[in-house]
RNA sequence: GGAGAGGUGCCAGAGCGGCCGAAUGGGAUGCCCUGCUAAGGCAUUGACCCUCCGGGGUCCGUGGGUUCAAAUCCCACCCUCUCCGCCA
Numbered sequence: 001g002g003a004g005a006g007g008u009g010c011c012a013g014a015g016c017g018g019c020c021g022a023a024u025g026g027g028a029u030g031c032c033c034u035g036c037u038a039a040g041g042c043a044u045u046g047a048c049c050c051u052c053c054g055g056g057g058u059c060c061g062u063g064g065g066u067u068c069a070a071a072u073c074c075c076a077c078c079c080u081c082u083c084c085g086c087c088a
Stems, first nucleotide, its partner, number of pairs: 001084007010026003018068001027045006046059005061077005
């Protein structure tokens, strides 16, 4: 340089244009169970901003676009991975 795949929450990872700030698993935290552990069960678990504390808003690599509506489609850029090629 050429071709392809990908970027989602603490981690991995799914995600059809609408029911999605959002499965599932792991981890973590709290509780239950137990004489105590382990195992098991239940619940909770992204960030930022605002708040009358009830809650509300924005965010899916970054920036644009299409659309009534975008994590999802399109464009540009950034980054990661795979294959091929070139130089040394």